[in-house]
Molecule: transfer RNA
Organism: Nanobdellota archaeon
């Protein structure tokens, strides 16, 4: 330098053919109990890496950029 993959909640990751952004763990609160742990319930938490474009509608499609990993030279 060229190419490929990845970037979504505090962490690990889903997200189907473009149509309401989710799960587990963690956190806060509550229930349960003699107490703690465990268990159960509820709630909060997101500029979907950044910018632009296409579209009635973009996490998803297109372009550029950034970060990480890999392949080739």
């Nucleotide at each position: 330098g060229u190419c490929u993959c990845a970037g979504u909640a505090g962490c690990u990751c889903a997200g189907u053919u473009g149509g309401u952004a989710g799960a587990g763990c963690g956190a806060a609160c509550g229930g349960c109990u003699g107490u703690u742990a465990a268990c159960c319930g509820u709630u909060a938490g997101g500029u979907c890496a950044g910018a632009g474009g296409u579209u009635c509608g973009a996490g998803u499609c297109c372009u550029c950029u950034c970060u990480g990993a890999g392949a080739c030279g």